Annotation: This is a predicted structure of a 487-nucleotide part of an RNA (small-subunit ribosomal RNA, 5' domain) from an uncultured prokaryote. The coordinates come from a structure-prediction model, not an experiment, and the mean pLDDT is 83.
[in-house]
Context: one part of a larger RNA
RNA sequence: GAACGAACGCUGGCGGCAGGCCUAACACAUGCAAGUUGAACGAACCCUUCGGGGUGAGUAGCGCACGGGGGCGCGCACGGGUGAGUAACGCGUGGGAACCUGCCCUCGAGUGGGGAAUAACGACGGGAAACUGUCGCUAAUACCGCAUACGUCCUUCGGGAGAAAGGCUUCUAUCGCAGAAUGAUGGACCCGCGUCUGAUUAGCUAGUUGGUGAGGUAAGAGCUCACCAAGCCGACGAUCAGUAGCUGGUUUGAGAGGAUGAUCAGCCACACUGGGACUGAGACACGGCCCAGACUCCUACGGGAGGCAGCAGUGGGGAAUAUUGGACAAUGGGGGAAACCCUGAUCCAGCCAUGCCGCGUGAGUGAAGAAGGCCUUAGGGUUGUAAAGCUCUUUCAGAUGUGAAGAUGAUGACUGUAACAUCAGAAGAAGCCCCGGCUAACUCCGUGCCAGCAGCCGCGGUAAUACGGAGGGGGCUAGCGUUGUUC
Numbered sequence: 001g002a003a004c005g006a007a008c009g010c011u012g013g014c015g016g017c018a019g020g021c022c023u024a025a026c027a028c029a030u031g032c033a034a035g036u037u038g039a040a041c042g043a044a045c046c047c048u049u050c051g052g053g054g055u056g057a058g059u060a061g062c063g064c065a066c067g068g069g070g071g072c073g074c075g076c077a078c079g080g081g082u083g084a085g086u087a088a089c090g091c092g093u094g095g096g097a098a099c100c101u102g103c104c105c106u107c108g109a110g111u112g113g114g115g116a117a118u119a120a121c122g123a124c125g126g127g128a129a130a131c132u133g134u135c136g137c138u139a140a141u142a143c144c145g146c147a148u149a150c151g152u153c154c155u156u157c158g159g160g161a162g163a164a165a166g167g168c169u170u171c172u173a174u175c176g177c178a179g180a181a182u183g184a185u186g187g188a189c190c191c192g193c194g195u196c197u198g199a200u201u202a203g204c205u206a207g208u209u210g211g212u213g214a215g216g217u218a219a220g221a222g223c224u225c226a227c228c229a230a231g232c233c234g235a236c237g238a239u240c241a242g243u244a245g246c247u248g249g250u251u252u253g254a255g256a257g258g259a260u261g262a263u264c265a266g267c268c269a270c271a272c273u274g275g276g277a278c279u280g281a282g283a284c285a286c287g288g289c290c291c292a293g294a295c296u297c298c299u300a301c302g303g304g305a306g307g308c309a310g311c312a313g314u315g316g317g318g319a320a321u322a323u324u325g326g327a328c329a330a331u332g333g334g335g336g337a338a339a340c341c342c343u344g345a346u347c348c349a350g351c352c353a354u355g356c357c358g359c360g361u362g363a364g365u366g367a368a369g370a371a372g373g374c375c376u377u378a379g380g381g382u383u384g385u386a387a388a389g390c391u392c393u394u395u396c397a398g399a400u401g402u403g404a405a406g407a408u409g410a411u412g413a414c415u416g417u418a419a420c421a422u423c424a425g426a427a428g429a430a431g432c433c434c435c436g437g438c439u440a441a442c443u444c445c446g447u448g449c450c451a452g453c454a455g456c457c458g459c460g461g462u463a464a465u466a467c468g469g470a471g472g473g474g475g476c477u478a479g480c481g482u483u484g485u486u487c
C1' cells in the first nucleotide's frame, strides 16, 4: 500500500447494488417450511320411473356441496440448511468396463376371462391419553390365480418360465396399464496422477496378500464364506498422531509464489448421539420406521410424546451478525386432463454506513480586507472572499398531481414503486484523524521525569513544534481513526 462475512471509538444527508452467528454440530416456546388427485374407488347428500342421474344459481336459517375422514396413484430421495466427521478414489483431472435408471423421446406387439379380501362404515368394547380389540358389510387403476407371449429370461437346444387396468367423454378421440427394444437424463463401480504438518511416530498387516470353488450384488471385486499357499505395504515415508470438508474461485503480488475456501456455482458428508433395515426407479431417508442412549415434556403412575445444522424467533455463548413481515405477481418445483391447490424454494419488503459505487450539503459576486479570535518586534500579520451584503439556482430530501415496465387475452406481492410534471425556500444535510523524524502540516499558553504520549526512534526534570488546551495548518470525507487477520 491492498484486502476483510470484521469489531470498537467519534460522527452521520440521500440513493443503487451486494452482504449480514466466523463463537455453542449448544438447548429450543410458538407459527409456518410437502402435498396433491372426485377424470382410479367406496362411502356421504339430493332426485328417481330403482335402470340411473346430479352435487348447481341465490343466502336469513337448515341440510348438502366445500371442508374433514378412508384405502389407491404420484410426490415426499428434489428443493432448503450445516461443515461435525473425513488426509479418503473424499475432491480435482484424465481414463476404464462388469451395471441400474421412475417420469421423458422413439419404436413394434398386447390390454382376454375370473376370484378372494380389507379400510371407511355399522354393532359391542378397552384406555387418562397416545391409541386400540372383537364381530359384520362393501369398492377400486389396491391384491391373487387362469389364458395368451412378436420381443425377453433360462436351457441339457427337446423345451421351460413370466404381463396387464381401467377412467373420462362431445362416442372417437384422449389419458392410462403391461412385458420388450433404442435414446436421453441421473446414478453406482474401478484405475493413473495431484491433494497439509510431524521421524521427539519405523516398522505395519491374519480377510491381511494371492489362488480355487461357492454365495452375494443392479454390477467387477476378500464384498462374504470354505479350503490352499504365505504373502502384501514401507525412508519415493507405510503405520501412528495432529489439523482440515475439496474445487471453480477469492485476495495479495510485476511475476514466480504466498494466504484463503464467506456470498455464488459443482462435488462430498451429516440431520439430538450410536446402530439397523423397510418401502421404493432412487434412501439405509433433515420435517419416515425400529432398537439403544442422553435430555425435555404430558400422565389418572398403568403408559405415552419430541428432535429448528428449513424460514422467522427465544435463551445461552460472544468483540460481533437482522423481521416471530408480504406474495405465489414473476422464475422454478410437486400433484392434477384441466380449473386449480401446495411451495419460509423464490421474488419482494423491513433492520444494519457492513462493503462498493453515485449524488448532495449550494453557485456567482463581494475589501470597510468589518467585528471577534489568535499571534505580534505593538507598526502590523493571520483567520480571509471566508462572513455579512447583493444577484441567482433547486440536484437530493419535502409537498401536490400524473403514473409505467416487469404480463400473455385475464392475472402485480413489490406499489401509487420507478419515472415525469408543478410548487416553496439556501432553505433540512460535516465530520474524523493528524501536524518531532519516518510523513503532508507551527505557533502561543498550561504542566514541570508530574500529568501524560508512543507504530519505531523516543518526548516530559521551567522557554516542550512530541503531554493538555487554543489559534493556525495538513490529509481524507458520509465517513474518519484504532484493533485484529492475510499478502
Stems, first nucleotide, its partner, number of pairs: 001487004006483005013359006019352002021317001026315003030312003035074002041070001044055004081270003090195007099187002104183001106181001110177002112146001114144002121136006152161003166175002196242003203233001205231001208230008245267004249260004272293005295306004323349001325348003331345001332343004362392004372383004396428001398423005406414001431476005436457003442471005452459002